[in-house]
RNA sequence: CUUGGUCUUCGGACGGCCGCCGGCGGCUUCGGCCGCGGGAGGAAAGUCCGGGCUCCCAAGGGCAAGGUGGUGGGUAACGCCCACCGUCCGCAAGGACCGGGACAGUGCCACAGAGAACAUACCGCCGGACGGCCAGCUCGCUGGCGACGGCAAGGGUGAAACGGUGAGGUAAGAGCUCACCCCGGCGCAGGCGACUGCGCCGCGCGGCAAACCCCACCUGGAGGAAGACCGAAUAGGAGGAUCGCGCGGCCCGCGCUCGAUCCUCGGGUAGGUCGUUGGCGGCCGUCCGCGAGGACGGUCCUAGAGAAAUGGCCGUCACCGCCCGUUCGGGCGGCACCAGAACCCGGCUUACGAAGACCAAGCACU
RNA sequence: GGGGAUAUAGCUCAGUUGGGAGAGCGCGUGGAUCGCACCCACGAGGUCGGGGGUUCGAGUCCCCCUAUCUCCACCA
Numbered sequence: 001c002u003u004g005g006u007c008u009u010c011g012g013a014c015g016g017c018c019g020c021c022g023g024c025g026g027c028u029u030c031g032g033c034c035g036c037g038g039g040a041g042g043a044a045a046g047u048c049c050g051g052g053c054u055c056c057c058a059a060g061g062g063c064a065a066g067g068u069g070g071u072g073g074g075u076a077a078c079g080c081c082c083a084c085c086g087u088c089c090g091c092a093a094g095g096a097c098c099g100g101g102a103c104a105g106u107g108c109c110a111c112a113g114a115g116a117a118c119a120u121a122c123c124g125c126c127g128g129a130c131g132g133c134c135a136g137c138u139c140g141c142u143g144g145c146g147a148c149g150g151c152a153a154g155g156g157u158g159a160a161a162c163g164g165u166g167a168g169g170u171a172a173g174a175g176c177u178c179a180c181c182c183c184g185g186c187g188c189a190g191g192c193g194a195c196u197g198c199g200c201c202g203c204g205c206g207g208c209a210a211a212c213c214c215c216a217c218c219u220g221g222a223g224g225a226a227g228a229c230c231g232a233a234u235a236g237g238a239g240g241a242u243c244g245c246g247c248g249g250c251c252c253g254c255g256c257u258c259g260a261u262c263c264u265c266g267g268g269u270a271g272g273u274c275g276u277u278g279g280c281g282g283c284c285g286u287c288c289g290c291g292a293g294g295a296c297g298g299u300c301c302u303a304g305a306g307a308a309a310u311g312g313c314c315g316u317c318a319c320c321g322c323c324c325g326u327u328c329g330g331g332c333g334g335c336a337c338c339a340g341a342a343c344c345c346g347g348c349u350u351a352c353g354a355a356g357a358c359c360a361a362g363c364a365c366u
Numbered sequence: 367g368g369g370g371a372u373a374u375a376g377c378u379c380a381g382u383u384g385g386g387a388g389a390g391c392g393c394g395u396g397g398a399u400c401g402c403a404c405c406c407a408c409g410a411g412g413u414c415g416g417g418g419g420u421u422c423g424a425g426u427c428c429c430c431c432u433a434u435c436u437c438c439a440c441c442a
Base pairs, nucleotide, nucleotide: 001362002361003360004359005358006357007356008355009354010353011352012317013316014315015314016313017312018311020039021038023036024035025034026033027032041338045349046348048347049346050345051344052343053223054222055221056220060252061251062250063249065219066218067217068216069215070084071083072082073081074080085099086097087096088095089094100214101213105212106211107208108207109206122155123154124151125150126149127148132145133144134143135142136141137140163181164180165179166178167177168176182204183202184201185200186199187198188197189196190195227274228273229272230271237265238264239263240262241261242260243259244256245255246254247253267441268440269439281300282299283298284297285296286295287294288293319334320333321332322331323330324329367438368437369436370435371434372433373432376391377390378389379388385422393409394408395407396406397405415431416430417429418428419427
């Protein structure tokens, strides 16, 4: 320098003028006016997970349904994060993994192919015998085809063919035997554990569980338009369904009652206050921990309303690019993109623009 | 703000133990008719909304995006 990988940070600063939305204070002729101070993000997004909070009267048990899925930790909790293990990918730095179970059971594996899971023989290889046929001749042998039997090494089909490589063995072959590797089981050792190493043994019995299912663990439901209080107004109306109703899946069980519940249509109001912004919050330091993170101490906060404000212009500096030029410097241009809080947090994912650090491979130079 | 559903041919829609992409209408060509319509025969037309994953194989199973549609307040 090129290519690639990982991690981190940032999303301009200050000032002036004009606007927009809240808050506090003052004045007021109640129309407003003045002053001070505050006002978007790293994703505010998707709403994919997990919580706080609220209501459903969450008593309790079982079934169903849904979710998660290596191990150990972190956390309020998680499907998130960290460390480690295993498999696969990459020369490497590193990366990916819904990563339990296919000897509990059921199911599927189209087409092709002989055969797709208690397997099978199309081509093929081999055998003896002809008591079949054909050809040849040295006249009882040879060759070819067929039939019979053995085999599964090679070819072929397929995404996948009932362990792989090599040697022995055999008529030809085959885990038939042996060595190594892989797979599975058992034992010993190490590790908290996933697992690893060594030894022995083998009915060497495919793949799919993001198919049903089994195992372990977890989950009550709905959401802030939840919900609480005040106020206003109307027809506290009509029709239908179910007979108990509620505990927003079902059953047991519990609770409540003589009328109850639900649906459709119709009527009225679309006002105020709370929920509503300070929170499992940031930043700094010390200690503990490989790390995620934790403990202690210090310090800093102030968007928030309603269909909803947070914008525009100018100047200086900083940054980036181009040009001129003698280092200094000067001129011009740019300063964006993705995107806009709506009860609040922790994550993930998706969208966007930059910058920096470290690492790996290759090439070149010193 | 929150909940739910859908996306397959020009339009309306099917598509189940994952293996052929389909139907009706419309369109084109030919036939039939004196001619048109109806009718008959044949044909064209598809990135199954987009991307990734699981699988030998995905419209179908899983994840992430995009677009469209729909529902919601209070009183009695």

Two RNAs folded together computationally: RNase P RNA and transfer RNA, 442 nucleotides in total. Its mean pLDDT, the model's own confidence on a scale to 100, is 76.